[in-house]
C1' cells in the first nucleotide's frame, strides 16, 4: 500500500561432500587384465542443494464469456524489501540444506 499478498510444489543453478560409478596410487595374481586397500588437496557421472538465486506449475483475488446454477475457459493481479552469526542436526558425508525472513544488527 492492499481485493487477494502462499513464506507452497517441481525442475535447474551457485554450492557441497564422498555411499555408488569412474579415475589415480600401492601391493598381489592366472599380469592386453583382475583382486584388495588408500586417496575428494581427483576435473567428472549418481547423490544433497538455496527465504534473501532462476524458470515453470499450483493456490488465492478480481473481471469477462457460457449456464437456471455449479463447473469450466480466457485475461489481469497476488506489491516492495531482505545485513545476518556462533552452535547444533542429518543412517555416505558435507553444504548457501534444516533449526532460520531465527539470535542479533540498523
Nucleotide at each position: 500500500a492492499g481485493a487477494a499478498u502462499u513464506c507452497g510444489c517441481u525442475u535447474c543453478u551457485a554450492g557441497g561432500g564422498u555411499u555408488c560409478c569412474g579415475g589415480u596410487u600401492u601391493a598381489g595374481c592366472u599380469c592386453a587384465g583382475u583382486u584388495a586397500a588408500a586417496c575428494g588437496u581427483c576435473u567428472g557421472g549418481u547423490c544433497c542443494g538455496a527465504g534473501a538465486g532462476a524458470a515453470g506449475c499450483a493456490a488465492c483475488c478480481g473481471u469477462u464469456u457460457c449456464u437456471a446454477a455449479u463447473c469450466a475457459a480466457a485475461c489481469g493481479g497476488u506489491c516492495a524489501c531482505a545485513c545476518g552469526g556462533c552452535g547444533g542436526g542429518a543412517a555416505a558425508a558435507a553444504a548457501g540444506c534444516c533449526c532460520g525472513g531465527g539470535a542479533g544488527a540498523g

Predicted 3D model of a 106-nucleotide RNA (Guanidine-I riboswitch aptamer) from Phormidesmis priestleyi ULC007. The coordinates come from a structure-prediction model, not an experiment, and the mean pLDDT is 80. It matches the Rfam family "Guanidine-I riboswitch aptamer". Gene Ontology term of the family: regulation of gene expression. Rfam's curators write: This family represents a conserved RNA structure found upstream of the ykkC and yxkD genes in Bacillus subtilis and related genes in other bacteria. The source organism's lineage runs through Bacteria, Cyanobacteriota, Cyanophyceae, Leptolyngbyales and Phormidesmis priestleyi. The model forms 100% of the base pairs in the Rfam consensus.